The prediction has a mean pLDDT of 80. Predicted 3D model of a 96-nucleotide RNA (Glycine riboswitch aptamer) from Clostridium amazonitimonense.
[in-house]
RNA sequence: AUUUUCGGGAGAUAACCUUUAUGUUUAGAAGGUAGCCGAAGGAACAAGUAAUAUAGCCCAUAUAUUAUGAAUCUCUCAGGCAAAAGAACCGAAAGU
Numbered sequence: 001a002u003u004u005u006c007g008g009g010a011g012a013u014a015a016c017c018u019u020u021a022u023g024u025u026u027a028g029a030a031g032g033u034a035g036c037c038g039a040a041g042g043a044a045c046a047a048g049u050a051a052u053a054u055a056g057c058c059c060a061u062a063u064a065u066u067a068u069g070a071a072u073c074u075c076u077c078a079g080g081c082a083a084a085a086g087a088a089c090c091g092a093a094a095g096u
Base pairs, nucleotide, nucleotide: 001096002095003094004093005092006091007090008089013034015033016032017031018030019029020028035081036080037079041077042075043074048068049067050066051065052064053063054062055061
């Protein structure tokens, strides 16, 4: 660094319309309409550092360009918005 197991683990409409199985209701699924969340994944970048060029000067320094440069910040593509599942991250155990 990474894999597995166990435990903990937030946020946000059980939204509305049509269809579907069904006697009804609810959930699920498909399509559509708006609203929202950020902690799968993904994207974006500050100071700084380095190089180059120009000026300055024979030390320093300034400006510009390029490269590098983090996240739980930002974006909301993806994902998610009752429960379940998932979930960054943390703890324990066992491996590579």